[in-house]
Annotation: This is a predicted structure of a 129-nucleotide RNA (c-di-AMP riboswitch aptamer (ydaO/yuaA leader)) from a soil metagenome. RNAcentral holds the sequence, with entries from MGnify.
RNA sequence: UGCCGAAGUUCCGCGUCACGCGCGGAACGCGGGGGACCCAGAGGAGCACAACGCUCCAGGGGCGAAUUGGCGAUCAGCCAUAGGACACUUCCGAGUCCGAGCCCGGCAGCUAACCCCGUAGGCGUGUAA
Numbered sequence: 001u002g003c004c005g006a007a008g009u010u011c012c013g014c015g016u017c018a019c020g021c022g023c024g025g026a027a028c029g030c031g032g033g034g035g036a037c038c039c040a041g042a043g044g045a046g047c048a049c050a051a052c053g054c055u056c057c058a059g060g061g062g063c064g065a066a067u068u069g070g071c072g073a074u075c076a077g078c079c080a081u082a083g084g085a086c087a088c089u090u091c092c093g094a095g096u097c098c099g100a101g102c103c104c105g106g107c108a109g110c111u112a113a114c115c116c117c118g119u120a121g122g123c124g125u126g127u128a129a
Base pairs, nucleotide, nucleotide: 001124002123003122004121008028009027010026011025012024013023014022015021029119030118031117032116033115034114039109043057044056045055046054047053059107060104061103062102063101068080069079070078071077083098084097085096086095088093
């Protein structure tokens, strides 16, 4: 200085005499989740029952572009694909890539008020040491 991403800016305190940097806190900005009326939707079995409820089975949900299909000794992997990014562009298009991973824990539709959480990580180029 540029890219993916919400992941940036400022202030205060401490670590220092100070800069940088690190840790903690706060505000703003950005992002995400929970949460009414209305609307939508209501799994099965057993136990207990005045009511609350309990157990089992099949589950269900969130962040994200990252979903789905086929092949494969159904393993490793491969081919495609919804979708996404980059650089260019006459804004018609062709090009190069990604198409992962993680979390909640039986539970959450939408949802005003309200409540809670995150502000990481990874990479390219140039200069200096």